[in-house]
Context: one part of a larger RNA
RNA sequence: GAGUAACGUUAAAGCGGGUGAAAAACCCGCUCGCCGAAAGCCCAAGGUUUCCUGAGCCACGUUAAUCGGCUGAGGGUGAGUCGGAUCCUAAGGUGAGGCCGAAAGGCGUAAUCGAUGGAAAGCAGGUUAACAUUCCUGCACCGACAGCAACUGCGAUGGGAUGACGGAGAAGGCUAGAACAGCGGCAGCAGUGCCGUCCAAGGCCGUAGGGGUGUAGUCCUGGUAAAUCCGGAUUACAGCUAUCCCCGAGAACUGAGUGGGAGGAGACUUCGGUCUCCGAACUGUUUGAUGCCACGCUUCCGGGAAAAGUCUCUAAGCUUCAGGUUGUUGUUGUCCGUACCGUAAACCGACACUGGUGGGCGAGCAGAUAAUCUGCUAAGGCGCUU
Numbered sequence: 001g002a003g004u005a006a007c008g009u010u011a012a013a014g015c016g017g018g019u020g021a022a023a024a025a026c027c028c029g030c031u032c033g034c035c036g037a038a039a040g041c042c043c044a045a046g047g048u049u050u051c052c053u054g055a056g057c058c059a060c061g062u063u064a065a066u067c068g069g070c071u072g073a074g075g076g077u078g079a080g081u082c083g084g085a086u087c088c089u090a091a092g093g094u095g096a097g098g099c100c101g102a103a104a105g106g107c108g109u110a111a112u113c114g115a116u117g118g119a120a121a122g123c124a125g126g127u128u129a130a131c132a133u134u135c136c137u138g139c140a141c142c143g144a145c146a147g148c149a150a151c152u153g154c155g156a157u158g159g160g161a162u163g164a165c166g167g168a169g170a171a172g173g174c175u176a177g178a179a180c181a182g183c184g185g186c187a188g189c190a191g192u193g194c195c196g197u198c199c200a201a202g203g204c205c206g207u208a209g210g211g212g213u214g215u216a217g218u219c220c221u222g223g224u225a226a227a228u229c230c231g232g233a234u235u236a237c238a239g240c241u242a243u244c245c246c247c248g249a250g251a252a253c254u255g256a257g258u259g260g261g262a263g264g265a266g267a268c269u270u271c272g273g274u275c276u277c278c279g280a281a282c283u284g285u286u287u288g289a290u291g292c293c294a295c296g297c298u299u300c301c302g303g304g305a306a307a308a309g310u311c312u313c314u315a316a317g318c319u320u321c322a323g324g325u326u327g328u329u330g331u332u333g334u335c336c337g338u339a340c341c342g343u344a345a346a347c348c349g350a351c352a353c354u355g356g357u358g359g360g361c362g363a364g365c366a367g368a369u370a371a372u373c374u375g376c377u378a379a380g381g382c383g384c385u386u
Stems, first nucleotide, its partner, number of pairs: 013031006032383004040361004046341002050339001051075003055071002060068002080141002082337004087118002092113003098107003122139005142333011153318002158313005166300004172293003177287005182197006198259001202254002209247004213238008222230002260282001263278006301304001347356002363377004
C1' cells in the first nucleotide's frame, strides 16, 4: 500500500421468547423466501466414528458463537431368511508336470483363484437419545440331521435334459401410483377449509394370457463303458376346432375380530416432551405405467456366456442291510458386514472449494413429458457461516 480488496453462485429474511458474561448467526414459536427428476428418499463405491448424549470454546469455522462434521469424556452397529464366506463359473490371473529362454524369466496342460453374472428361505407392526427385514409382537418360509409311519432299486467325479440368455416392434391383460366422489372426523354461526379413508410375506385357488401332440409297445448303427434316460426308426390308441397337459400375472378368500388409524380424555413435566386409556370411517368410479404376465408373441440377421445347481439314466458296488420317496415330530442353522455421510462441509479435487461421482424410488396442476434452464406447489429438505 491499507484497515483498502476479499469474506466463495443475488434462495432472504423479520419479529417475539429462552439460554448466556456477551446473541444478526444457538434453541423454541409465528411470519417470509428457496429446491421439489431435487437442493427429497434408499443403496453401491469411497471415507472410517464424522453417529448419539452430558461437558467445553485456546486452536479449527474466511466474522461473533452459548453453536459445530471442532476439543475432551461416556454411549452406540444384535440376522438360518439382507449382503459376503463355508457353492459355481466369465473375462482375466496363478500354474504341479511340460515347452522355451545367457540369467532374470516367458508361455502353458491338469488344477486352482476370480462377480460386475448363476444358485435355498421373511413379511407387517412396534420399540431406542443413537440399531433394526437383525431386538420385541404376530404370522411365515428354507436347508441339514435324527426319530416314527407308509411305500420302495438305490447308487457318480460319467451320459442326457434343464439351468440358458441377441436386436427391434406391436397388441392385450393386470398392478403400483394418482384423481374424483362417498364415508368418518376436527375447526367454524355460515359459506367453507383441513385431516383420515391404510394393511405385507405366506397359504389357498389356477383366472386373463402364452406354449404343447400325448400315452403305451417294439427295434437301433448314436450319446468314448452301461442305460429303463436322451436321440433315431416304427406300430397302436386318443388328440390335432384341445374339454387334456405345462407355464402363468392379477383378483377373490385367508393371514386380519390382529395391526395401523385422524382425533379425543387423563396424569406428570426439567416445558423439550413423556406415560396411560379410548379410538371413527377404512368404500366406489375413473385413469394408469418405463413395473408384472414376459424376451411370452411377431419379426430380423450380425445368430446372441459358462459352470454349479435341479431332474433323470445307468457303471463299479450294495441289494433282509445301506440307500431313496412322501408325510409327520423333534433338534440345529457357524463366521464377517450392519453406526454415520453418500450429487456431498464426511468420497475424488491442498480448503467446510460454484468442479467430478454408478444404481433404485422420484407425487400434484398445466404439458406429448422424467422439459440439456418450463412455471407453481406436496411430502421432505433448506435460506448456502460476515
A computed fold for a 386-nucleotide part of an RNA from a Steroidobacteraceae bacterium, annotated as large-subunit ribosomal RNA, domain III. The source organism's lineage runs through Bacteria, Pseudomonadati, Gammaproteobacteria, Steroidobacterales and Steroidobacteraceae.